[in-house]
């Protein structure tokens, strides 16, 4: 200097005038959409069922150890794989529990094999042995080298792979080293399944209060040995009616609604995610739904995009600008 990897910040600025919403007293004054408010993918806080349970079904997660209110999230480590590397990805328990699947091709696709070939024999047809070489296929009885054989084959040996035992290190996943075994059981569980752990339901249109109005209406079915709710089902518990149809009244107001698993700063502990202590701050609460317009100057000429009970994550979109750490290549000293 160039090319990369990972992490973070910002999201036009300043001033004036008029306008909108909330609080205050009608004024003044103060405050007034996000890093994702989006997706509705997860987890909760909160409210009700409710006085609370057990089992079955169903669903979710899946290497180890931690963090958190909790999680399928985050942090650190291990293994496999990709990359020269910084780094990145992982739906990462089990196929010697069982069942299933792999079209066509091929001799044969797991109760697995002889098409070509090689060897022996024979005049030939053929017979016997073989699975090293070739072909088909995504995949063909572990790989490579040597010995051995009629020709071959873990048939034998060394190394690798696989299985198992022990020692060492580590909380563990796991790694290293050594011994034993020719070695059977190919692949696939994001196939059914098995194993371990976890899981009530509904949701702020939850729920509570006030006011007003109407018809305390009519009909049918069922009934305490029943029915309804919790609950998908059974037991259990609670209540005493329940289901369907016709017709009528109301749709208003207040609350829930923002002081919290909260924000910021410092110190301590920890590799880290985070935790603790001290100090300090109060940042929108609309409800047919509020934050806009004009002017002047500056310049990085400006993206994605608008709260509706709240919070913690993940995912997706994002113009431009700024910063930090690390890797590779080239050049110079």
């Nucleotide at each position: 200097u160039g090319a990369g990897u990972c992490g973070a910040c910002u999201g036009u600025g300043u001033a004036a005038u008029c306008g909108c919403u909330u609080u205050u007293a009608u004024a003044u004054a103060a405050a007034g959409a996000g890093g994702a408010a989006a997706g509705u993918c997860u987890g909760g806080g909160c409210u009700c069922c409710a006085u609370a349970g057990a089992g079955u079904a169903g669903a979710g997660u899946g290497c180890c150890a931690g963090g958190u209110a909790a999680c399928u999230c985050c942090u650190g480590g291990g293994a496999a794989g990709u990359g020269c590397g910084a780094a990145c990805u992982u739906a990462c328990g089990g196929c010697a529990a069982g069942u299933g699947c792999a079209g066509c091709a091929g001799a044969a696709a797991a109760u697995a094999a002889a098409c070509c070939g090689c060897a022996a024999u024979g005049a030939a047809a053929g017979u016997u042995g073989u699975a090293a070489g070739g072909g088909u296929g995504a995949a063909a009885a572990g790989g490579c080298g040597a010995g051995g054989u009629a020709a071959g084959a873990g048939c034998u040996c060394a190394c690798c792979g696989c299985a198992u035992c022990a020692a060492u290190a580590g909380u563990a996943a796991u790694a290293u080293u050594g011994g034993u075994g020719g070695c059977a059981a190919g692949g696939u569980a994001a196939a059914c399944c098995c194993c371990a752990c976890u899981c009530g339901g509904a949701g702020c249109a939850a729920g509570g209060c006030c006011a007003a109005a109407u018809a305390g209406a009519a009909a049918a079915g069922u009934a305490u040995a029943g029915g309804u709710g919790c609950u998908a089902c059974u037991c259990g518990c609670a209540c005493u009616g329940c289901u369907u149809u016709u017709g009528g009244g109301u749709a208003g107001g207040c609350u829930g609604c923002u002081a919290g698993a909260u924000g910021u700063g410092u110190u301590u502990g920890g590799c880290g995610a985070c935790a603790a202590a001290c100090a300090u701050a109060c940042a929108a609460g609309a409800u047919u739904a509020a934050u806009g317009a004009u002017u002047a100057c500056a310049u990085u000429c400006a993206a994605c995009a608008g709260a509706a009970c709240c919070c913690a994550g993940c995912u997706u979109a994002u113009a431009g600008g700024u910063c930090g750490a690390c890797u590779c290549a080239c050049c110079u000293a």